[in-house]
Small-subunit ribosomal RNA from an uncultured rumen bacterium, 1490 nucleotides, folded computationally. It matches the Rfam family "Bacterial small subunit ribosomal RNA". Model confidence (mean pLDDT): 85 of 100.

RNA sequence: AGAGUUUGAUCCUGGCUCAGGAUGAACGCUAGCGGCAGGCUUAACACAUGCAAGUCGAGGGGCAGCGGGGUCCAGCAAUGGGCUGCCGGCGACCGGCGCACGGGUGCGUAACGCGUAUGCAACCUGCCCGCGACAGGGGGAUAACCGGUGGAAACGCCGACUAAUACCCCGUAAUGCACUAGGUCGCAUGGCUUGGUGCUGAAAGCUUCGGUGGUCGCGGAUGGGCAUGCGUGGCAUUAGGUAGUUGGCGGGGCAACGGCCCACCAAGCCUACGAUGCCUAGGGGAGCUGAGAGGCUAAUCCCCCACACUGGUACUGAGACACGGACCAGACUCCUACGGGAGGCAGCAGUGAGGAAUAUUGGUCAAUGGGCGGAAGCCUGAACCAGCCAUGCCGCGUGUGGGAAGAAGGCCCUAUGGGUUGUAAACCACUUUUAGCCGGGAGUAAUAAGGGGCGUGCGCGCCCCGAUGAGAGUACCGGCGGAAUAAGCAUCGGCUAACUCCGUGCCAGCAGCCGCGGUAAUACGGAGGAUGCAAGCGUUAUCCGGAUUUAUUGGGUUUAAAGGGUGCGUAGGCGGACCGUUAAGUCAGCGGUGAAAGGUCCCGGCUCAACCGGGGAGCUGCCGUUGAUACUGGCGGACUUGAGUCCAAACGGCGCCGGCGGAAUAUGUAAUGUAGCGGUGAAAUGCAUAGAUAUUACAUAGAACACCGAUCGCGAAGGCAGCUGGCGAGGAUGGCACUGACGCUGAGGCACGAAGGCGUGGGGAUCGAACAGGAUUAGAUACCCUGGUAGUCCACGCAGUAAACGAUGGCGACUUGUUGUCGGCGACAGACUGCCGGUGGCAAAGCGAAAGCGAUAAGUAUUCCACCUGGGGAGUACGCCGGCAACGGUGAAACUCAAAGGAAUUGACGGGGGCCCGCACAAGCGGAGGAACAUGUGGUUUAAUUCGAUGCUACGCGAAGAACCUUACCUGGUCUUGAAAUCCGGACGAAUACAGGGCAAUGCCUGUAGCCUUCGGGCGGCCGAGACAGGUGGUGCAUGGUUGUCGUCAGCUCGUGUCGUGAGAUGUUGGGUUAAGUCCCGCAACGAGCGCAACCCUUGUCCUUAGUAGCCAGCAAUUCGGUUGGGCACUCUAAGGAGACUGCCCGGGAUAACCGGGAGGAAGGUGGGGAUGACGUCAAAUCAUCAUGCCCCUUAUGACCAGGGCUACACACGUGCUACAAUGUCGUAAACAAAGGGAAGCGAAGGAGCGAUCCGGAGCGAAACCCAUAAAUAACGACUCAGUUCGGAUUGCAGGCUGCAACUCGCCUGCAUGAAGCUGGAAUCGCUAGUAAUCGCAGAUCAGCAUGCUGCGGUGAAUACGUUCCCGGGUCUUGUACACACCGCCCGUCACACCAUGGGAGUUGGUAAUGCCCGAAGCUGGUGACCUAACCGCAAGGAAGGAGCCAUCGAAGGCAGGACUGAUAACUGGGGUGAAGUCGUAACAAGGUA
Repeated sequence: AGAGUUUGAUCCUGGCUCAGGAUGAACGCUAGCGGCAGGCUUAACACAUGCAAGUCGAGGGGCAGCGGGGUCCAGCAAUGGGCUGCCGGCGACCGGCGCACGGGUGCGUAACGCGUAUGCAACCUGCCCGCGACAGGGGGAUAACCGGUGGAAACGCCGACUAAUACCCCGUAAUGCACUAGGUCGCAUGGCUUGGUGCUGAAAGCUUCGGUGGUCGCGGAUGGGCAUGCGUGGCAUUAGGUAGUUGGCGGGGCAACGGCCCACCAAGCCUACGAUGCCUAGGGGAGCUGAGAGGCUAAUCCCCCACACUGGUACUGAGACACGGACCAGACUCCUACGGGAGGCAGCAGUGAGGAAUAUUGGUCAAUGGGCGGAAGCCUGAACCAGCCAUGCCGCGUGUGGGAAGAAGGCCCUAUGGGUUGUAAACCACUUUUAGCCGGGAGUAAUAAGGGGCGUGCGCGCCCCGAUGAGAGUACCGGCGGAAUAAGCAUCGGCUAACUCCGUGCCAGCAGCCGCGGUAAUACGGAGGAUGCAAGCGUUAUCCGGAUUUAUUGGGUUUAAAGGGUGCGUAGGCGGACCGUUAAGUCAGCGGUGAAAGGUCCCGGCUCAACCGGGGAGCUGCCGUUGAUACUGGCGGACUUGAGUCCAAACGGCGCCGGCGGAAUAUGUAAUGUAGCGGUGAAAUGCAUAGAUAUUACAUAGAACACCGAUCGCGAAGGCAGCUGGCGAGGAUGGCACUGACGCUGAGGCACGAAGGCGUGGGGAUCGAACAGGAUUAGAUACCCUGGUAGUCCACGCAGUAAACGAUGGCGACUUGUUGUCGGCGACAGACUGCCGGUGGCAAAGCGAAAGCGAUAAGUAUUCCACCUGGGGAGUACGCCGGCAACGGUGAAACUCAAAGGAAUUGACGGGGGCCCGCACAAGCGGAGGAACAUGUGGUUUAAUUCGAUGCUACGCGAAGAACCUUACCUGGUCUUGAAAUCCGGACGAAUACAGGGCAAUGCCUGUAGCCUUCGGGCGGCCGAGACAGGUGGUGCAUGGUUGUCGUCAGCUCGUGUCGUGAGAUGUUGGGUUAAGUCCCGCAACGAGCGCAACCCUUGUCCUUAGUAGCCAGCAAUUCGGUUGGGCACUCUAAGGAGACUGCCCGGGAUAACCGGGAGGAAGGUGGGGAUGACGUCAAAUCAUCAUGCCCCUUAUGACCAGGGCUACACACGUGCUACAAUGUCGUAAACAAAGGGAAGCGAAGGAGCGAUCCGGAGCGAAACCCAUAAAUAACGACUCAGUUCGGAUUGCAGGCUGCAACUCGCCUGCAUGAAGCUGGAAUCGCUAGUAAUCGCAGAUCAGCAUGCUGCGGUGAAUACGUUCCCGGGUCUUGUACACACCGCCCGUCACACCAUGGGAGUUGGUAAUGCCCGAAGCUGGUGACCUAACCGCAAGGAAGGAGCCAUCGAAGGCAGGACUGAUAACUGGGGUGAAGUCGUAACAAGGUA
């Protein structure tokens, strides 16, 4: 510090996810030790049991219990009993102090609760300290105890006795209060102080005689109380709240101020700088994270607050409204004799419950601290320790060194071998931490009472002696023995370190994101190996980070989410230039505070570390004070450039009101006129003989204003257009006269605001939602047509939204050029130039993701407002506001997805465009589709009908030839190292040949004959055991090779350079041209490669060479046959050459490429044909040609044999053959090829047969012989339009040939039979010249079997205007939401399943208030005829107090109507999600109606 994920790829925007750190954690697997920490986050749920606050006899009366003494009795004694407060002491009691601390919890609380800083002249403070003064006199009770008595208990009641440091009175004093005369201080209210008068008004003893305690006043310290500034959550879908409310006067109350409380008076007070309400929450020091700013958190420790079963209340007290006190009410639990009572673990342990989850009913007061006490001491679940738990942090160990035969085993592989586990182990040497055992053994302890010594200011201080250890026989140290006692967890597709095998087969499963799994899974499960961490490792949850993804630091808003529709303007924010003043902001010095702990630096203590101790800095803050004055602010003055005012001449489709005009349309009237008009792609509805349309004249009506007109003008926007009058408004220019910052922006607010819509009243020509009809269509609730209501128009009112767009908020400033245009200025006018203001185009810099923007910014900076934060859900729901309604404004969540988007790129596609090509269409010729047959396929059938090929690019295809064989299929019969291969052992033998039995046949059985040798052996079958063979079994989607197709289309790429952030572009585009990316020219490109072309074969002309088996011009011979001599001229054969190159001429064209025409030439513009197939596409075809990975079969999925099948047959399709006839058919007799084949062959002549064919065998391994007669054609004759002398299917009979064998199932011949068929529907195929058409010939395969296939020649046409259309292709461009690429993508209803949610008659909870009723405890007040020891009084009585009663307030409770907020609900609304449902086709291309 980043990474993964949207795409075919790219850049950007943007979300999601990951790597890090952390935790009071939990869960899974695992676990050796120690140190230090931590340990109910949930039910402030309920609690059994024990303990957690007592102490003082030096306050008191006393004496139950214990110990001692004395005494008496019993007893031998031990001992027991009685009496005795005499002593130590002490239960209970009176009294004092404490119990308000310590400990727990976080319910409540959004608050002066907390934090911080101030204030109290408005306050209190027990114990402690200092100072001053004092303690005189007196009195009456009451617990305990005793007696009696009630009650189950708790707990009382009555009578009598008694004490005090308990209580009361008197005296004295300070103080306080009132009045009064002065002094002094303060910001104010006011404070302090001196004197006078009056009133009020204290005390306690004990004692060891040292002391200690008591009272009053003042001061201090400590601890508290109150007030104030600032800071301290969420929601505005909470906008108004408030009656003791805000203030005043007077009182009450309090320690004290205060509506804290009361009476009266006034009507205030809080609030957009967020009142009120609702929800949530203890606050801070701090903790986690982060570079920081920030975000999140509030466990442990410290500070503050609040609470103590729930609610209320006061009492006591220095202090409480009191956790282990009281009273009342409520709920709950317990006891009960039913009459009544008791209780409060949010103290420490512990229990139940809840929960994913959190410990022992431990030890000790030894230390630290607290209470009481003079002290000893007692109490202390505070505390210190121990126990449990890997909960965390830290430390240690599980050994160290050597050791290669790189052992065995495991795993993997290309497997006689290698790799890896791996120096790992074994083995050798060494060590002993830890655990175990044995032994030693701390520090923590300081000192108390008391004693001794020294000093002394006599209070005390210092030194020495002097009890005490829970933890614990622990830490630590030593010894013993022995590698001995000790390693797991997660991961290994990318992110992210780490790879192989097997199993599984979209199953089982994984997954943080992207995504893996459908037979070769590094992603599932296991194994081996590896990687990471380690007594832990993973997972889950949560927080911060990464996330600059809420942006102060540090983001954006043309198109990605995002500028308000526009203006005016309130608050607010911001504000030109100068001088002075002030010092609020700002800056600086100093002072106070910012607790400790924590963090940080240094030093130190535990062996180290964690942990702990000491010191420093820091704590960025707040307050005070003293200064500074640049900037901002306040105040005062002065300025003109911002802004405004005035004047002048112009400008405009700016607004409102009125008047006028012509064209068009419709309607009406009249006329002319006749059969149609109208409308469309084509039609129809409609109108029209009752006279339409058309034409003419006149009239009426409403609405809109052609041309001018524009890239134009005006307006804030919406918007504004005939002419003209009136009333308004506006900006610009020029003048530079006036004011003197008067400005900019603008949350709320107010106003304006297209179309459509609503209300009332008019108007209604045109157009025209709805609606009707006609078409179209599968349908057509649409597009098209004919009609047509609202509306469109006017007036007034409402509505308030738009793609209200420049998708670009407003004002001002600055910044390089160029070219138009509108208004104004300068001038006599024009040209022209310049200035100001508007409105456009193109560029520089710059900006931008890019497209693009570019003085009219999207540039550079400022200021103000508005808005955005992933997609969907949704601009929806609920609530509220507005509206007559329609609807508008504001505006969520659950749930769901891993994207949704922007710009640009390359393709592909388009019922987009341009250019161009091809038998692509057109123009022609001939077919096929109809018939019969042949053949292939589908389907069906079958025991099997083997398998493959399936749009073009399968279907006379693999198959250049299935009767057996082939053959892979079926049935049956057989074999098991096998039909064929290699190796081993054994016996045997030439190889092998022949024969026989049996069988459907093989297998099987039997017999006869029968080796070579260089003596090593070789060869052969047989038998046997295994290694292995074998498989036309699967996978062409694991492959090689081969092939088809686009396509013989003209394309496909690379290097370097350049452009672009990049994908990529350029080159390869453009202008011409070509069959061609062929060539030329141009050009940020220059070159190159694979393709094209050429080189190769063949054919067309000529030449040279050669001349047999070919040829014969001339010569000769001839049996007339190139037959012979002869010749090689010609034909021909087959080798080599020549020839054609736009070379020449004319024209066109850029003078180029090239094109047109011409000459010559056998051939002319690649002469014809062939071979040759770029990068790639189709997971195209083939595992059955072959090869091959993996899987599968192994007495069978292998092998052999016989028979059957591949030849089936209701049908459907493809490809062919033959025809339907006269351009024909038949007959007779004649003519002319090329290319091939031939020895298990071709087979002549001759002969036989009607013929197939047979007999025969010459010749020929072939330019020689044979196959071998070419046929169409030509000539003559017949037929005469008919199912025929066309056509030949089918069938019968008789034959022939091949073959072991023609039944299933061959071909051929003869005779006979003579079917369909009379030119073929929709749709469709081939062909552009020696081509189509037509005619025959040959060959491969092959024993035999072509209508197929491959070749060969003969005869030999027609047509092409042209490129609009169909199909395919090339190229440029355009659009795109496609990229599996249009056979694409994709929308909505319906149906089904699931999920969350809105409404909902209602039902049922909760919360906080309000009104009324009732009114406990208690405080206060009133009353008090009843009661009362202290004081007064001789007494009576009084004073004073109380019970009781009454009243205000008052918790809980009751009643009532509303508010808010949950849960739930028949039914209902939409939404979301879900491999293969239904209907259509809305969108993306002009998406077929943009």